RNA sequence: GGGCUCGUAGCUCAGUGGCAGAGCACCUGGCUCUUAACCAGGGGGUCGCGGGUUCGAAACCCGUCGGGCUCA
Repeated sequence: GGGCUCGUAGCUCAGUGGCAGAGCACCUGGCUCUUAACCAGGGGGUCGCGGGUUCGAAACCCGUCGGGCUCA
């Protein structure tokens, strides 16, 4: 330098054009002598970044940054 792949909540990931989600974690309440467990509720994301296509983009296209694999 070329090719492939990944980037979405604090963490692990889902979502392949029509309101951004789950599990765990965190917060509040219940239960308990207390803690844990369990039960109910809640907060939290410019979807790596910039641009394009589209009525509409996390998703499609181009560029770019970062991680991984690979060829030279």
This is a predicted structure of a 72-nucleotide RNA (transfer RNA) from a Nanobdellota archaeon. Its Rfam family is "tRNA". By type it is a transfer RNA. Rfam describes the family as follows. Transfer RNA (tRNA) molecules are approximately 80 nucleotides in length. The sequence is in RNAcentral, with records from ENA.